The prediction has a mean pLDDT of 75. A computed fold for a 382-nucleotide RNA from a Polyangiaceae bacterium, annotated as Bacterial RNase P class A.

RNA sequence: GGAGUAGCUCAGGCGAUUGCUCGGCGGUUUAGGCCGGCCGAGAGGAAAGUCCGGGCUCCAAAGGGCAGGAUGCCGGGUAACGCCCGGUGAAGGUGACUUCGAGGAAAGUGCCACAGAAAAAAUACCGCCCGGGCCGGUUCGCCGCCCCGGGUAAGGGUGCAAUGGCGGGGUAAGAGCCCACCGCGUCGUCGGUAACGGCGGCGGCAAUGCAAACCCCAUUCGGAGCAAGGCCACGUAGAGGGGCGCUCGAGGACGGCCCGUCCGAGCCCCAGGGUAGGCCGCACGAGGCGCGCGGUGACGCGCGCCCCAGAGGAAUGAUCGCUAGCCGCGAAGUGGGCGACCGCAAGCGGACACAGAACCCGGCUUACGAGCCACUCCGACC
Numbered sequence: 001g002g003a004g005u006a007g008c009u010c011a012g013g014c015g016a017u018u019g020c021u022c023g024g025c026g027g028u029u030u031a032g033g034c035c036g037g038c039c040g041a042g043a044g045g046a047a048a049g050u051c052c053g054g055g056c057u058c059c060a061a062a063g064g065g066c067a068g069g070a071u072g073c074c075g076g077g078u079a080a081c082g083c084c085c086g087g088u089g090a091a092g093g094u095g096a097c098u099u100c101g102a103g104g105a106a107a108g109u110g111c112c113a114c115a116g117a118a119a120a121a122a123u124a125c126c127g128c129c130c131g132g133g134c135c136g137g138u139u140c141g142c143c144g145c146c147c148c149g150g151g152u153a154a155g156g157g158u159g160c161a162a163u164g165g166c167g168g169g170g171u172a173a174g175a176g177c178c179c180a181c182c183g184c185g186u187c188g189u190c191g192g193u194a195a196c197g198g199c200g201g202c203g204g205c206a207a208u209g210c211a212a213a214c215c216c217c218a219u220u221c222g223g224a225g226c227a228a229g230g231c232c233a234c235g236u237a238g239a240g241g242g243g244c245g246c247u248c249g250a251g252g253a254c255g256g257c258c259c260g261u262c263c264g265a266g267c268c269c270c271a272g273g274g275u276a277g278g279c280c281g282c283a284c285g286a287g288g289c290g291c292g293c294g295g296u297g298a299c300g301c302g303c304g305c306c307c308c309a310g311a312g313g314a315a316u317g318a319u320c321g322c323u324a325g326c327c328g329c330g331a332a333g334u335g336g337g338c339g340a341c342c343g344c345a346a347g348c349g350g351a352c353a354c355a356g357a358a359c360c361c362g363g364c365u366u367a368c369g370a371g372c373c374a375c376u377c378c379g380a381c382c
Stems, first nucleotide, its partner, number of pairs: 001378005007372004012323007020042006026035003044354001048365002051363005056225004063259004068221005073087005088102001089100004103216002108214002110210002125156002127152007135144003164182002167179003183205001184203008229280004240270005251263003287306008326350004333344004
């Protein structure tokens, strides 16, 4: 100097004029309302996605089971989670680091197109070896072509993947046939809460991969959702039609089914008519900030301080000026360096990216500007 990896912070500031919304106080009014009169507050790290988990509301209470869904190594955190932290194992990367679809394939079923002989209790296409037969050659050792029988899966080919790998021995040629090492299985021992790891013994060891295929196992799960749910006001058309029922019980208890339990005198269907206005829910929270202590950490505990949007078709805007610790350019000069180069500097320009709450919170994912800091690799020079 270049290229990367991980983490953190910010999302401009100040002033003036003017314009909005809410809360509190006040004035006026019978009240509603009006007055801005005073004080205070007024979008995000993602407010996005609607992918998870909850708080809250309703289904009177919410039992058991089937089906269905979700998660899936171990140990912690949390209100909870599919999230976060730490660890183990595996995969990727030279590395800093990143990622994980991480239980079970000998309980069963299934799939691997094409190619290939063959893709599961599967195999002989090209080959290699042995025996026999016929023909030809022959230096009489044998060689060559073809046919038949037997042995073989080490070599080659196909394929993402070919049945343990690799080296040696052995064999007619080969093969865990035998041996050493690795892999696999199993037993023991040591370390660790555990996942798992180290060491040692035994075994020649047929059975790949896929369970984000069905499935098995473990854990877990009522449902619907602020358009939830309440209150008030207004309004029409009930003498419309049909079915079932009134305790021998219709109908109901809102994901599906069954059992059980409970409510129950009216319920269900068709056609038709009216209304859709106002208020609450609506922000004090698993809240924020600071300090201390504990913990590798997520986080927890204690003390103190603070109140930080609540619209209702949707407010926080507009104009002007100055300015930065921000971004870009940057002369003379000056400082650092061996050098390539780097810093400061008068001045000029800009005012920037992604993007706007709608019941609230904890996460994940996606979009994106700038700065700070630690680490890894490469190159050049000394």
Taxonomically the source falls in Polyangiaceae (Bacteria, Pseudomonadati, Polyangia, Polyangiales). The model forms 97% of the base pairs in the Rfam consensus. It matches the Rfam family "Bacterial RNase P class A". About the family: Ribonuclease P (RNase P) is a ubiquitous endoribonuclease, found in archaea, bacteria and eukarya as well as chloroplasts and mitochondria.